[in-house]
């Protein structure tokens, strides 16, 4: 030092739900709570999920008239947002077995 989690030991960590908060959401945090985890510790680098404030683009919608700007409502796209408890890298790590 590499290799595996059959075995010991002694931590660890917390999924749903819920309560509170922070956000346009996605989700993120703290509390309760335990469904699994041998990296369920760190990094959104690949892919893939999720969201979509803003932005665009549309309307035989309203403000409303001959129109066009503009506001406001809808639906469509958009990731710059968000997931490391989807997979893969990358870092550092506990124990024991060979």
């Nucleotide at each position: 030092c590499a290799c595996u989690g059959c075995u010991c030991a002694g931590a660890g960590c917390a999924a749903a739900a819920c309560c509170g908060u922070c956000g346009a959401a996605a989700g993120g945090c703290g509390g309760u709570g335990a469904c699994g985890c041998a990296g369920a510790g760190c990094c959104a680098c690949g892919g893939g999920a999720c969201u979509a404030c803003c932005g665009c683009u549309g309307c035989c919608g309203g403000g409303a008239c001959c129109a066009a700007a503009c506001c406001c409502g809808c639906a469509g796209c958009c990731a710059u947002g968000u997931c490391c408890g989807c997979c893969g890298g990358g870092c550092c790590g506990c124990c024991a077995g060979u």
Molecule: c-di-GMP-I riboswitch aptamer
Organism: Gemmatimonadota bacterium